[in-house]
RNA sequence: GAAGCUGGCCAGACAGUCGCUGCCCGCAAGGGGAGAGGAAAGUCCGGGCUCCGUAGAGCGGGAUGCCGGUUAACUGCCGGAGGCCGCGAGGCCAUGGAAAGUGCCACAGAGAACGAACCGCCGAUGGUCCGCAAGGACACAGGCAAGGGUGAAAAGGUGCGGUAAGAGCGCACCGCGUUUGCGGUAACGCAGACGGCAUGGUAAACCCCAUCCGGAGCAAGACCAAAUAGGGGAACGUUAGCGUGGCUCGCGCUGUUCCCGGGUGGGUUGCUUGAGCCCGCGGGUAACCUCGGGCCUAGAGGAAUGACUGUCCAAGACAGAACCCGGCUUACCGGCCAGCUUCUUUU
Repeated sequence: GAAGCUGGCCAGACAGUCGCUGCCCGCAAGGGGAGAGGAAAGUCCGGGCUCCGUAGAGCGGGAUGCCGGUUAACUGCCGGAGGCCGCGAGGCCAUGGAAAGUGCCACAGAGAACGAACCGCCGAUGGUCCGCAAGGACACAGGCAAGGGUGAAAAGGUGCGGUAAGAGCGCACCGCGUUUGCGGUAACGCAGACGGCAUGGUAAACCCCAUCCGGAGCAAGACCAAAUAGGGGAACGUUAGCGUGGCUCGCGCUGUUCCCGGGUGGGUUGCUUGAGCCCGCGGGUAACCUCGGGCCUAGAGGAAUGACUGUCCAAGACAGAACCCGGCUUACCGGCCAGCUUCUUUU
């Protein structure tokens, strides 16, 4: 100097003029102080809260899937193990089981899961022919799957020996299976012994195994006021009906369900002090946690923060709360800071 990797921060600031909304003070006029996000988006996951409810069990269904930690909880986050990618800093993973069973693997190919020979190799043994013989020829019987081809994948891989030619046929190393010891909380790693050894893949196919799981939702719910017709009809009725996902059993209650018609559709609350935020000591590799101190930062109700001027700046993109919170995913103009890696040049 160039190229990268990881993490964090910002979302305009200051001044002036006019304008909007809640809250507080005030009889009023008026004054004070506050006023959309890192994603507020998606509604994907988990909860808080409210109701059903005297809250159960089983089946079915659903979710998760390496190990440990953290948390209110999670499929999140942190750390580690294994695998893959990268020179590297680092990044990614839907990561239990394929000898429990079933299914699928198109086309090509001889052959795609218990069987196989297209091009080929051999022809030791038997056979045929030539030859006095030695021997030669044929490739018929027979033997092979090492070489070539097809394919995403073809009877574990590489090498040596052996054989007529070959083949774990034998050996060495690797792979695989069983097992022992050591290290680790564990996933797992290292080392050794035995065994020639089940010839694949796929479970984001069915399935098996382990763990977990009530439902509905702020349009939940609570209170007040007002009005009408507490109207009419039908079915079932303790052997029945109802009870917040389905079925069965249990438990509880005594009425339940459907149709037609009428009235109201208004107000208050839930509604913002929170698993809250900031700073600091300490613990922890970290996520995070205990303790101490400080702060109060929107609560609208058809929906409030807008316009102008000047200066500064590095840039205003994506985009507006509706019960609240922890995550994930998606969109995004750019800028700043810190650490780390590789390459080149010079000293």